The prediction has a mean pLDDT of 81. Predicted 3D model of a 591-nucleotide part of an RNA (large-subunit ribosomal RNA, domain I) from an Ignavibacteria bacterium. Taxonomically the source falls in Ignavibacteria (Bacteria, Pseudomonadati, Ignavibacteriota). Rfam family: Bacterial large subunit ribosomal RNA. It was read from a public genome assembly.
Context: one part of a larger RNA
RNA sequence: GGCAUACGGUGGAUGCCUUGGCACUAGUAGGCGAUGAAGGACGUGGCUACCUGCGAUAAGCCCCGGCAAGACGGUAACAGUCUUUGACCCGGGGAUCUCCGAAUUGGACAACCAAUCCAGAGUAAUAUCUGGAUAUAUAUUACAGAAUACAUAUGUAAUAUAAGCUAACGAAGGGAACUGAAACAUCUAAGUACCUUUUGGAAAAGAAAACAACAGUGAUUUCCUUAGUAGCGGCGAGCGAAACGGAACCAGCCUAAACCAUGUAGUAUGUUAAAGAGUGCAAUCGUUGUACUACAGGUGUUGUGGGACUUUCGGGUAAAUUUGCAAUAUACCGAAGAGUAAAAAACCUUUGAAUUAGACGAAUGUUUUGGAAAGAGCAACCAUAGACGGUGAAAGUCCGGUAGACGAAAAUUCAAUGGCUCUUGAAAGUAUCCCGAGUACCGCGGAGCACGUGGAAUUCUGCGGGAAUCUGCCAGAACCAUCUGGUAAGGCUAAAUACUAACUAGUGACCGAUAGUGAACAAGUACCGUGAGGGAAAGGUGAAAAGUACUCCUAACAGGAGGGUGAAAUAGAACCUGAAACCGUAUGCUU
Numbered sequence: 001g002g003c004a005u006a007c008g009g010u011g012g013a014u015g016c017c018u019u020g021g022c023a024c025u026a027g028u029a030g031g032c033g034a035u036g037a038a039g040g041a042c043g044u045g046g047c048u049a050c051c052u053g054c055g056a057u058a059a060g061c062c063c064c065g066g067c068a069a070g071a072c073g074g075u076a077a078c079a080g081u082c083u084u085u086g087a088c089c090c091g092g093g094g095a096u097c098u099c100c101g102a103a104u105u106g107g108a109c110a111a112c113c114a115a116u117c118c119a120g121a122g123u124a125a126u127a128u129c130u131g132g133a134u135a136u137a138u139a140u141u142a143c144a145g146a147a148u149a150c151a152u153a154u155g156u157a158a159u160a161u162a163a164g165c166u167a168a169c170g171a172a173g174g175g176a177a178c179u180g181a182a183a184c185a186u187c188u189a190a191g192u193a194c195c196u197u198u199u200g201g202a203a204a205a206g207a208a209a210a211c212a213a214c215a216g217u218g219a220u221u222u223c224c225u226u227a228g229u230a231g232c233g234g235c236g237a238g239c240g241a242a243a244c245g246g247a248a249c250c251a252g253c254c255u256a257a258a259c260c261a262u263g264u265a266g267u268a269u270g271u272u273a274a275a276g277a278g279u280g281c282a283a284u285c286g287u288u289g290u291a292c293u294a295c296a297g298g299u300g301u302u303g304u305g306g307g308a309c310u311u312u313c314g315g316g317u318a319a320a321u322u323u324g325c326a327a328u329a330u331a332c333c334g335a336a337g338a339g340u341a342a343a344a345a346a347c348c349u350u351u352g353a354a355u356u357a358g359a360c361g362a363a364u365g366u367u368u369u370g371g372a373a374a375g376a377g378c379a380a381c382c383a384u385a386g387a388c389g390g391u392g393a394a395a396g397u398c399c400g401g402u403a404g405a406c407g408a409a410a411a412u413u414c415a416a417u418g419g420c421u422c423u424u425g426a427a428a429g430u431a432u433c434c435c436g437a438g439u440a441c442c443g444c445g446g447a448g449c450a451c452g453u454g455g456a457a458u459u460c461u462g463c464g465g466g467a468a469u470c471u472g473c474c475a476g477a478a479c480c481a482u483c484u485g486g487u488a489a490g491g492c493u494a495a496a497u498a499c500u501a502a503c504u505a506g507u508g509a510c511c512g513a514u515a516g517u518g519a520a521c522a523a524g525u526a527c528c529g530u531g532a533g534g535g536a537a538a539g540g541u542g543a544a545a546a547g548u549a550c551u552c553c554u555a556a557c558a559g560g561a562g563g564g565u566g567a568a569a570u571a572g573a574a575c576c577u578g579a580a581a582c583c584g585u586a587u588g589c590u591u
Base pairs, nucleotide, nucleotide: 001590002589003588004587005586006585007584008583009582015576016540017539020511021510022508023507024506025505026504027503028502029500030499031165032164039100040099041098042055043054044053046078050074051073061094062093063092064091065090066089070082071081072080105114106113107112115134116133117132118131119130120129121128136162137161138160139159140158141157142156143155144154169200170198171197172196173195174194180187184234210217211216221248222247223246224245231239232238252492253491254490255436259298260297262296263295264294265293266292267291268290269289273288276285277284279326280325281324282323283322303470305435306434307433308432309429310428311427312426313425315333316332317331318330335424336423337422338421339420347419348418350416351415352414353413354412355411356410358406360404364379365378366377367376368375380397381396382386388400389399390398441465442464443463444462445461446460447459472487473486474485475484476483527534528533547575550562551561552560553559
């Protein structure tokens, strides 16, 4: 030096565990913000580094409700307090809430600096302090008001609204490349990623100028199927429908125009004879209208075309108009219908339910092993409860709970009833009028439709041209005819559908500390980077600290030997188990 055995050191694998994650289900909620948000800075404790809470009233203040004996957060100790006149804790409501931040009095290198006006405190007076106001844009109103007479621009004030943040889902405006095509250019990837604007709890779409095919359906949306079909395609790679059918869910409406009456404004006309006083007739009165345009009100809304218009009919009562008669509109009552989260809109009563604290809640003893019983033996009981977790090992009957039944002063939400509010008919006729215009459509250039310009319909539109009004117009995949379906160029609309940052309850042939979130621990921390940004490691004594009194060694704040605790100390805090590499000690063999 090597090998072997034994005993150690080092190291932290493995096993077991779980406070943390991951995925999903059901429900709730789907927003917060100038009444100052989200997010922060700085403070705040008797002693306080960090986290948490809170805000100069600062681990807190007030009220209401719950609960019941202890409490003063994580966090021990010391000191000092509070509490059955109900503390602490839990829930509801309120007060306070520094500074920054949309940040909004002005400025600024965020958490700082500097103001003006009013009121108050203070001063002899300034100073200083406290409270309030003072940003911008838009809308409305009022006042003031130029060049320039009216006016307008503009200014001032008041009131209202907006802004900023937020995970995904939605709509719209823009919009790649890698890649695939075994290269690459049309094509693909893909209208994806990404950027911007913006809405809602959903959004978007939506009540046929639709499908279809001689038979019919009857707004939209989503799913299944149709179907990897019909098609598109350097007919390459690839892309890729629709109707019918079956389900989910169901809901329909308002305008423009024609026409009518009234009011306001403007323009034109008119100036004493046309006309007016709602209509007709008659009387009476006595003076400004008439036409057009715009706005406001009524009417009207459809495709067996509809409406206007004309005619006829139409519950009851009342009083009014310059007067009388008639008629009419008006008001009230009645009848019918409808309604606030669709189509107009506000609120209240009563009742019920839900959420935000809680609370009642059955049933076991003994022997034995053990440090400890929930184990084992024996004998019982409950069960609308044998889910789960804990307790010194494995508990239906020990604890918390579980099944079931119960509970709200306050706040919020939902539903129903009633009040309340809103609306109003029928028939016939078809001469006239209306039925959404730089629109439809066409040409050129593009885009989008599964469809790459193709024979390319349908949809959108940059440029140019440019109709018709029901005997009209559009569509039915070029185009034409017949036939059929519909009625564009205005608008609104719940549900079925998408998503989950957040809250509640639960589930897992999901992970178990190199896993699972980056993060089970003072984690987006330490640390790195000028910065954008990058980004860790690190869990486990024991049932209980009972965390080793006392003695000794000692180069003495280290480490150890006795002794004590404990079931165990080779469980002693570098603490469960404690593999391997690696390093030793002893013994044997060997060189």